[in-house]
Predicted 3D model of a 73-nucleotide RNA (transfer RNA) from a Candidatus Parcubacteria bacterium. The prediction has a mean pLDDT of 80.
RNA sequence: GCCUCGCUAGCUCAACCGGCAGAGCAGGGGCCUCUUAAGCCCAAGGUUAUAGGUUCGAUUCCUAUGCGAGGCA
Numbered sequence: 001g002c003c004u005c006g007c008u009a010g011c012u013c014a015a016c017c018g019g020c021a022g023a024g025c026a027g028g029g030g031c032c033u034c035u036u037a038a039g040c041c042c043a044a045g046g047u048u049a050u051a052g053g054u055u056c057g058a059u060u061c062c063u064a065u066g067c068g069a070g071g072c073a
Base pairs, nucleotide, nucleotide: 001072002071003070004069005068006067007066010025011024012023013022019056028042029041030040031039049065050064051063052062053061
């Protein structure tokens, strides 16, 4: 330098063929318990890497850029 894949909540990851952005863990509150842990319940938490484009509508499709991984040279 070229090619491929990935980037979504604090962390690990879902979200099918474009149509309400979710789960587990962590953190917060509560129940239980003499107390803690475990268990159970509740709520909160998002510029879907960034910037554009297409579309009635984009996490999803297209382009560029950034970061990471792999391959080729």